Annotation
This is a predicted structure of a 476-nucleotide part of an RNA (small-subunit ribosomal RNA, 3' major domain) from a metagenome. RNAcentral holds the full RNA, with entries from SILVA. Model confidence (mean pLDDT): 84 of 100.
Context: one part of a larger RNA
């Protein structure tokens, strides 16, 4: 000077407490771990691995494994030598790569060539091989915690120390006073987006309030510029006012006015640094390693295995509900190799035809919990839907290993879960249903989106992590 204490003080956080709902128990789904295989391809590993890299493994992907093949190689630059257009078509063999043959066939040119291209030799490519403890970039974490540091001055023989502690006060090393310190920089916060009121400008593809026309009905038409929205300014909130505490400070409690109050709500933003953290399998790079092979091409298989084990999750055990059937109300989004209306046909998934939209203009698109009524009557049940059989639909060269749906049938553990343990404080929690990225198909995950909407918080004694000062050390 730090680190650490089952030392002391003060504060803080869904830490705990007060509630509200899960996991943990069933079935499944994806992930990991063991085991298993020819291979089950690599990595991630306490918080910070484990619906993690993967925003999507039938083939491709694919890194693995069996096999068949290649060796200037799939791709990429030069130099030489030689021969020819290349591209393309078709035929045989073959699992396929491919290997043999056939047809068809240039351009510029100072005539030396050159352009394209096979072969053949040469430098040389090529490695998702190995080190992430040789490294960049990027990335988690502590942590959106409030703190880490300079310069000059001054204290101390020196490491060092002051400042950054002290009284207060905040979300904050925020601000105020006070001091041997004065100031400054990286952090906070403010400017950045959003999103809540009002309001100017604009009115289409939105939108209809008065007018006026039409329909079984609908902004549907002429109009219209109000609403409502859309999309480019502008105001609007600062403790600004008013009482109180407080040191006359900073600030705090309470009103007032407002749509909004004390950082409005959310996002975006991560300091110096930890942890040889994680990545050489995105990318880039040192070094070793490999060069007829660890390189590369192709066909088939695996990553989907299956006595268990762990985390994550979807479905549920049912009346606040299951079934039936009417009727209502959304907001992000996307679409031309695309969405796909209306009709027709099929119980269905789907097929058929195709309007129309390059979209505030058509389409995807039906919102679903919600409400009206039927019905069921507490049962392993009209709860629950795994499993299984048979039919069948798209996608796509192709769904055997291995795909997603749907119809018939089949009808499993589940009857609310031990010790233990996660999340949330407001439009949150629970519930509820839409979208969209990747995608040819494929989602319960992922990232967005709107609709219903609680409970509780006395508090700071314990737990667990942080931040300041202080003390004690046999640590560094």
């Nucleotide at each position: 000077u730090g680190a650490c204490g089952g030392g002391g003080g003060c504060c803080c956080g869904c830490a705990c407490a007060a509630g509200c709902g899960g996991u943990g128990g069933a079935g499944c789904a994806g992930g990991u771990g063991g085991u298993u295989u020819a291979a089950u391809u690599c990595g991630a590993u306490a918080c910070a691995a484990c619906g993690c890299g993967a925003a999507g493994a039938a083939c491709c992907u694919u890194a693995c494994c069996u096999g068949g093949g290649u060796u200037u190689g799939a791709a990429c630059u030069g130099c030489a030598g030689u021969g020819g257009a290349c591209c393309g078509c078709c035929u045989u063999a073959g699992a396929g790569a491919u290997a043999a043959g056939g047809c068809u066939u240039c351009c510029c040119u100072u005539c030396g060539g050159g352009g394209c291209u096979g072969c053949u030799g040469u430098a040389g490519a090529g490695g998702u091989g190995c080190u992430g403890c040789a490294u960049g970039g990027c990335u988690g974490u502590c942590g959106u915690c409030a703190g880490c540091u300079c310069g000059u001055g001054u204290c101390g023989u020196g490491a060092g120390a002051u400042g950054u502690u002290g009284g207060g006060u905040u979300a904050a090393g925020u601000c105020c006073c006070g001091c041997a310190a004065c100031g400054a920089g990286c952090g906070c916060a403010a400017c950045c987006c959003u999103u809540g009121c009002c309001u100017g400008u604009a009115g289409u593809u939105a939108c209809c309030a008065g007018c006026g026309a039409g329909u079984a009905a609908u902004g549907u038409c002429g109009g219209g510029g109000a609403c409502u929205c859309u999309a480019c300014g502008g105001g609007g909130a600062c403790u600004g006012c008013c009482g109180g505490u407080g040191a006359u400070a900073a600030a705090c409690c309470g009103g007032a006015g407002g749509a909004a109050g004390g950082u409005g709500g959310g996002g975006a933003u991560g300091a110096c640094g930890u942890c040889a953290a994680g990545u050489c399998c995105u990318c880039a790079u040192g070094g070793c390693c490999u060069u007829u092979a660890u390189g590369u091409c192709c066909a088939g298989g695996g990553c989907u295995a299956c006595a268990c084990a762990c985390g994550u999750g979807c479905u549920a055990c049912a009346a606040u509900g299951g079934u039936c059937g009417g009727u209502a109300c959304a907001a992000u989004g996307u679409g031309u190799u695309g969405c796909g209306a209306a009709c027709u046909c099929g119980c269905g998934a789907g097929a058929g035809u195709g309007a129309g939209c390059c979209a505030a203009u058509c389409a995807c698109a039906a919102a679903a919990a919600a409400c009206c009524g039927a019905u069921c009557u507490c049962a392993g049940u009209u709860c629950g839907g795994a499993u299984u059989g048979g039919a069948g639909u798209c996608u796509g060269c192709a769904a055997c290993u291995c795909g997603a749906c749907u119809c018939c049938a089949u009808g499993a553990a589940g009857u609310u879960g031990g010790a233990a343990u996660c999340g949330c404080u407001a439009g949150u929690a629970a519930u509820c249903g839409c979208g969209u990225a990747u995608c040819a198909g494929c989602a319960u995950g992922a990232c967005g989106c709107g609709g219903u909407g609680a409970a509780u918080a006395c508090g700071u004694u314990c737990c667990c992590g942080g931040g300041c000062c202080u003390u004690g050390u046999a640590c560094a």